[in-house]
RNA sequence: CGAAGAGUAGCCAAGGCGCGUUAAGUGUUGCGAAACGGGACGUUGUUCGCAAACGAAAGGGGAGACCCUGCGGUGCCGCGGCGCGUCCGCUCG
Repeated sequence: CGAAGAGUAGCCAAGGCGCGUUAAGUGUUGCGAAACGGGACGUUGUUCGCAAACGAAAGGGGAGACCCUGCGGUGCCGCGGCGCGUCCGCUCG
């Protein structure tokens, strides 16, 4: 020096194991907080706490414990895919 590359938070998701279906969870809004490529600034997104409003899909089998098929913008793991704007740094040339 370069139309070069890698890496965050996280997103989608094959598959697996659960939870709920006696409604938790998810989602929405408001307030507050936290972390977030190696560094700085910043963006996007994420998480947590509190509050509020809203709110659901069951069916079958069994003597029963329970089981099966569904359903839930359901929890965890995650094959695979995606994933920083500027400057510096790193790798490669």
Molecule: THF (Tetrahydrofolate) riboswitch aptamer